[in-house]
This is a predicted structure of a 140-nucleotide RNA (SAM riboswitch aptamer (S box leader)). The prediction has a mean pLDDT of 79.
RNA sequence: UUCUUAUCGAGAGCGGCGGAGGGAUAGGCCCGAUGAAGCCCGGCAACCGAUUUGUGUCCAGCAUUUAAUCUGUGCUGCAUGCAAAUGUCAUGGUGCUAAUUCCUACAAUGCGGCAAGCUCCGGGCAUUGGCAGAUGAGAA
Numbered sequence: 001u002u003c004u005u006a007u008c009g010a011g012a013g014c015g016g017c018g019g020a021g022g023g024a025u026a027g028g029c030c031c032g033a034u035g036a037a038g039c040c041c042g043g044c045a046a047c048c049g050a051u052u053u054g055u056g057u058c059c060a061g062c063a064u065u066u067a068a069u070c071u072g073u074g075c076u077g078c079a080u081g082c083a084a085a086u087g088u089c090a091u092g093g094u095g096c097u098a099a100u101u102c103c104u105a106c107a108a109u110g111c112g113g114c115a116a117g118c119u120c121c122g123g124g125c126a127u128u129g130g131c132a133g134a135u136g137a138g139a140a
Base pairs, nucleotide, nucleotide: 001140002139003138004137005136006135007134008133013041015040016039017038021031022030023029025105026104027103028102042097043096044095047093048092049089050088051087052084053083054082055081056080057079059077060076061075062074063073064072101132106129107128108127109126110125111124112121113120114117
C1' cells in the first nucleotide's frame, strides 16, 4: 500500500509543556489567545487478550441399547457459535478522549413546496441503502 471482516447515536481532564491552527477531501457549519496542532500525564472503552454460567453444533472416549454392527440415549473431554440490559476483568498491544464519522456529497422510496415540470426547489424534509473515511483483527 492492497484485500477480507467487525464497529462507528454511548463513554472519557477546570492537569503540564507548547505556541496557531484544527475538524480526512469539497461545500457548509463550527472549535481556537477564556489558548489550536503536537508531546507528556490522567481518563474512557473493551477490538486483540483472560475468564464464569447457560445453551446449540462438531469431534473423541466411556457406559448403555443389540447376538454383533448401525442407530438412539447418558456422561466426560476438546473445539466452536450464541446469550447473560453492555456477563466479569483490565497486567499487556492498539484505539479513542468538541459537535452522530459535526452535516451534506451517490441512489431509491415516502412526504411537502411552487410560477406545476417525466426534466424545478441545482443540497425542501424524512427513511433506507451505497460511496468515502476512521479504528481493530486477519491476510497478501

About this RNA
The sequence was found by an Rfam model in a public genome assembly.